[in-house]
RNA sequence: AGGCAUGCAAGUCGAACGGUAAGGCCCUUCGGGGUACACGAGUGGCGAAAGGGUGAGUAACACGUGAGCAAUCUGCCUCAAAGUCGGGGAUAGCCGGUGGAAACGCCGAUUAAUACCGGAUGUGGUCCGAGAUUCGCAUGGAUCUUUGACUAAAGGAGUAAUUCGCUUUGAGAUGAGCUCGCGGUCCAUCAGCUAGUUGGUAGGGUAACGGCCUACCAAGGCUACGACGGAUAGGUGGCCUGAGAGGGUGGUCACCCACACUGGGACUGAGACACUGCCCAGACUCCUACGGGAGGCUGCAGUCGAGAAUCUUCCGCAAUGAGCGAAAGCUUGACGGAGCGACGCCGCGUGCAGGAUGACGGCCUUCGGGUUGUAAACUGCUGUCACCCGGGACGAAUUUUGUCGGUACCGGGAGAGGAAGCCACGGCUAACUACGUGCCAGCAGCCGCGGUAAUACGUAGGUGGCGAGCGUUAUUCGGAUUUAUUGGGCGUAAAGGGUUCGUAGGUGGUCGUAUAAGUCUGAUGUGAAAUCCAGCGGCUUAACCGCUGAACUGCAUUGGAUACUGUAUGACUUGAGUACCAGAGAGGUAAGUGGAAUUCCUGGUGUAGCGGUGGAAUGCGUAGAUAUCAGGAGGAACACCGAUGGCGAAGGCAGCUUACUGGCUGGUAACUGACACUGAGGAACGAAAGUUAGGGUAGCAAACAGGAUUAGAUACCCUGGUAGUCCUAACUGUAAACGGUGUGCACUAGAUAUAGGCGGAUUGGUCCCGUCUGUGUCCAAGCUAACGUGAUAAGUGCACCGCCUGGGGAGUACGGCCGCAAGGCUAAAACUCAAAGGAAUUGACGGGGGCCCGCACAAGCGGUGGAGCAUGUGGCUUAAUUCGAUUCUACGCGAAGAACCUUACCUGGGUUUGACAUAUACCUGACUGGUCUGGAAACAGGUCUUCCCUUCGGGGCAGGUAUACAGGUGCUGCAUGGCUGUCGUCAGCUCGUGCCGUGAGGUGUUCGGUUAAGUCCGGCAACGAGCGCAACCCGUGCCGUCAGUUACCAGCAGGUAAUGCUGGGUACUCUGACGGGACUGCCCGUGCUAAGCGGGAGGAAGGCGCGGACGACGUCAAGUCCGUAUGGCCCUUACAUCCAGGGCUGCACACGUGCUACAAUGGUCGGUACAGUGGGACGCCACCACGCGAGUGGGAGCCAAUCCUUAAAGCCGACCCCAGUUCGGAUUGUAGUCUGCAACUCGACUACAUGAAGUCGGAAUCGCUAGUAAAGGCGCAUCAGCUACGGCGCCUUGAAUACGUUCCCGGGCCUUGUACACACCGCCCGUCACAUCAUGGAAGCCCGUUGCACCCGAAGUCACUGACCCAACCCGCAAGGGAGGGAGGUGCCGAAGGUGUGGCUGGUGACUGGGAUGAAGUCGAAACAAGGUA
Repeated sequence: AGGCAUGCAAGUCGAACGGUAAGGCCCUUCGGGGUACACGAGUGGCGAAAGGGUGAGUAACACGUGAGCAAUCUGCCUCAAAGUCGGGGAUAGCCGGUGGAAACGCCGAUUAAUACCGGAUGUGGUCCGAGAUUCGCAUGGAUCUUUGACUAAAGGAGUAAUUCGCUUUGAGAUGAGCUCGCGGUCCAUCAGCUAGUUGGUAGGGUAACGGCCUACCAAGGCUACGACGGAUAGGUGGCCUGAGAGGGUGGUCACCCACACUGGGACUGAGACACUGCCCAGACUCCUACGGGAGGCUGCAGUCGAGAAUCUUCCGCAAUGAGCGAAAGCUUGACGGAGCGACGCCGCGUGCAGGAUGACGGCCUUCGGGUUGUAAACUGCUGUCACCCGGGACGAAUUUUGUCGGUACCGGGAGAGGAAGCCACGGCUAACUACGUGCCAGCAGCCGCGGUAAUACGUAGGUGGCGAGCGUUAUUCGGAUUUAUUGGGCGUAAAGGGUUCGUAGGUGGUCGUAUAAGUCUGAUGUGAAAUCCAGCGGCUUAACCGCUGAACUGCAUUGGAUACUGUAUGACUUGAGUACCAGAGAGGUAAGUGGAAUUCCUGGUGUAGCGGUGGAAUGCGUAGAUAUCAGGAGGAACACCGAUGGCGAAGGCAGCUUACUGGCUGGUAACUGACACUGAGGAACGAAAGUUAGGGUAGCAAACAGGAUUAGAUACCCUGGUAGUCCUAACUGUAAACGGUGUGCACUAGAUAUAGGCGGAUUGGUCCCGUCUGUGUCCAAGCUAACGUGAUAAGUGCACCGCCUGGGGAGUACGGCCGCAAGGCUAAAACUCAAAGGAAUUGACGGGGGCCCGCACAAGCGGUGGAGCAUGUGGCUUAAUUCGAUUCUACGCGAAGAACCUUACCUGGGUUUGACAUAUACCUGACUGGUCUGGAAACAGGUCUUCCCUUCGGGGCAGGUAUACAGGUGCUGCAUGGCUGUCGUCAGCUCGUGCCGUGAGGUGUUCGGUUAAGUCCGGCAACGAGCGCAACCCGUGCCGUCAGUUACCAGCAGGUAAUGCUGGGUACUCUGACGGGACUGCCCGUGCUAAGCGGGAGGAAGGCGCGGACGACGUCAAGUCCGUAUGGCCCUUACAUCCAGGGCUGCACACGUGCUACAAUGGUCGGUACAGUGGGACGCCACCACGCGAGUGGGAGCCAAUCCUUAAAGCCGACCCCAGUUCGGAUUGUAGUCUGCAACUCGACUACAUGAAGUCGGAAUCGCUAGUAAAGGCGCAUCAGCUACGGCGCCUUGAAUACGUUCCCGGGCCUUGUACACACCGCCCGUCACAUCAUGGAAGCCCGUUGCACCCGAAGUCACUGACCCAACCCGCAAGGGAGGGAGGUGCCGAAGGUGUGGCUGGUGACUGGGAUGAAGUCGAAACAAGGUA
């Protein structure tokens, strides 16, 4: 491992050679010659196979480790032995000629060698044959003797000595080659692979063994201990992490391997099939004169591209090393150095000490202050780094030679100067405030922040952390015992195979003997160095480096031990099996057979219905059903016994009989002698439904049809009804095939029931005792998250198998196997979520259960809903119709009084320290009041009049100016206080201690009674207590005592037309203060001898006497910022404030609450009787007069038990006579009265006139249980008046009904289920529609990879050939011939290429399938409660 411009990265040797291109010197006739140092090019030698780079390929003896080669080679180096004799022919260079653009050639002549070739010699070596000795794990090796054959060489330097070479051989060292054991990745959705394949024989080839190659022969070889195939990957020492075991990783350094543009090939050589050699093919780039050529940075720098991203085209051979050389030396991008990069590790600095009016500034603030903070300023000092000056190395061994380097280091100098950032501050996690923003902008590792008070966003201040770094991202290990060997699990959380048999495998009873494979122990070899660790040492320290040691847990060889395991062998009987004797059973298969019932058919009797349902209808029936009797047909299933029982491996098995047959249990202890357990694959069995073929079909019954129900109803219900259900043969192979619990063995307290056997006891049966096997229940220890389990374990152990690893996607897709099909078995990923889940707890809820209350229903009485009007609300309208309240718990509510005011709204006109408060400073002396002008008024302007106290400084008061401030019914009730509504006057809500539970929590408070009540009693692991209940408080009902005025008047007296009118009295009524009285106290019954309940007596009152006040813990983010208070925000010549007018009263409409009615239990008229609560001075008003009247004019009394205030229905009498009326009174007209500044919008009342709707009210709905409902009037608050028919009170008259708790509503307690906890107004499912994302299928299309067949066939080795070519040797005088070689040719093989056909992987693909997610959508309502059909 993408492409590369440019430079450099492998040369050297003249002491191998012929020589002399360039340079120096000398000579020169200027052509040239000589010379030494040397040397370009060339011949030749050595090197170039090292060093350097990279990790593409490779799952392989590639690597690691340990062995082996008796099957091998090894240049240079070391040692040893022997030799180096004598010849020959060429060739490059050079010279001449010639081709080409170039690269590069061609021809001729001539020349040398350590180049090349014969010959001689043969210590040796090799080969053939023979013999001997010796050794070894097999083939076999080594040594010696001997005949024969073959086989070497080169010279250079030096005067020489000598030295460097050369040849042959042996030995060594080094390096290399080959072989083997063991070890280290993933996928089985890769299960079968293989023809040179496995072996043999012969030959070839190699340094060497070998199918390495060829021919022939045989048919083998590998594989579940994973072959073959696919994917990925260089391996190791090591490195990171971890307590370790492990997990991850292989960059630097070191070892090995592989590769060198891609593929193929050989040559040379000791070594290569060769990074900077050669040949060929291909792709690419470059040059070209178009004919041809050249190239390979995964060497060092550098460049382009790609990418989130990675450096200088530097210096030097001084050191270390390498090549060559005799050497000097040359070369060396190896290497030594420098440069760039905070990339890592290490060290150092950016100062130190003092310094408080705690400065300024910033920030916060409760405005007091706090904090930044000794921090700064300021004062004193120090001098690292940097800077300046001077000196100056080690590294060099050695005369020469230092890249680094004038560097490190040393001395001197000046001067706090030049030197701090980054992240965080909600929890995890150290560190908090303010402002801005307002589900926006944004943050976020997880949980989660942000919707107006954000410690979570952004900024600031402050704080915390680290520091020349800091934070983020990515990755690995850890935490994670979360893949569990160490060290997990499988009843319900994920997880036991549907069951059995059984192969491989794993495991295996008792006693010996042998062995020594495992195991234990010693020794030897090895485990490279570096790294890690320890000690010591060197750089000022450290990082870094050096030395020594230990370690490297491994492998191999060898000596020993023998308990355990294994192996071999012998024995044993308890495991297992056999035998014999008994026994029970819905065990299985086949054949036969029985009765009951349903249906159908025939006949009889009989008549109008039957059937079915919540209610109906469809259906059947007068052609005779249903009902009933008799007979017949046919199929399916077997009541009672029957069970908590029995059998079976599971599925499963039920009338009875027979035949065949499997298993089990008990007893005996005769036989075998470990024969056993489990069991991957495999085989067999395997409910229901379903499938195929053929039968059968009574009943039942998917589909289907009809009828109902319903908004719909493809359902639930009904009437029918076909497959099917049954039989035979064959498939399918799944279930909540569940005990949701694999099989086997052993051990570990009990109790009880039942089935089958045996033994004991008994005269015998039952009962009883013991024991074995099975089936159940309850429980101990233990286990368990809890629930639970508990000898039939889910306890304690052993053996083996299966299975699990967050939810969804998905038990799905693809692939494979099986199946006729349906489908089954095996079984992912992308993507997505932060959960999914178990058990238990507390609540809440249930169209769950039980118990119990309430005018909750029921039983009653009267209303509302219809009419008209009043009033409130919605809506609409409007300049404004101010605001709030909105199921019950808003709507005659805030509002106990909107004509102005109120008033908050609208329009218009004004004011600005303000209508109102406080303070300070200054000025003025008034303010008020009267009056004039303008004006709608407010207001503006003018005019008249006018202060108090004083110690004379001033003060009080008032006005003006100015500053602080006032003011806001502006917003937020989801920032709040307070108050209120509601559940609910319901009986509940809690606490302390104890006990129980791992815990949430429980107990108490549950239970049995009882009560209006958690009221009381009893019981109880509870004992007590608190807030609630009740009582205490008020009113009322009876009595007593005290006190009697304004109340009262019995007796006495006086008086009047009459009246407590007067004297008098305090008896009575009454008033109002204090007491008494009622407590289930008494009796009977009942109840547990309780609490209590029922009845009774007495009593004014009886079991809470009646009514009120009183409202637990809490709920509803309930209501109120417009009562007041109040945080925050907002307005400040206005959102403040004053004034006039308008509006809040507006009207197609809807609703709530009321009033009046619809009439005769009434209306009208006349007469007449009886209350209580209250109110009254800006008041209530007697009485008199006037007015039809509202009222008016006079006017006594009363600050009230004194005066004022007609009660009405009722009763007596009269008229009306059932009608839109003598009912009803709306509406409208006219005329008035009263209040008030003012009644137009917009008051009330009066009189006269007018006389509407309405004849008792649909669906529905409200109140009330006794002095209550209903009816009647009266009073009061607010208030000038009034919209009051409203509200709050008062008295008068005065009922009916309650069987009862099934139902509706609300509530309490216990219990149950739950997938709810925002708590059923909950949760939640599926289709459809839309959007986004990933993915499967798909006609095809495309890339890659690979198999097979064939074609073509480069280079090249090998073989054959070689008519052409050739100096050395031989013959020959020569010519020539021979030997030998070569060019060329042919053949086998052979890369790339081509054609065809398969496999696999991937991409893409109209369309299509499901999946996931999404704020809101559509349709239904499947699940969670009995979820409304479990």
The prediction has a mean pLDDT of 84.
A computed fold for a 1430-nucleotide RNA from a metagenome, annotated as small-subunit ribosomal RNA.
It matches the Rfam family "Bacterial small subunit ribosomal RNA".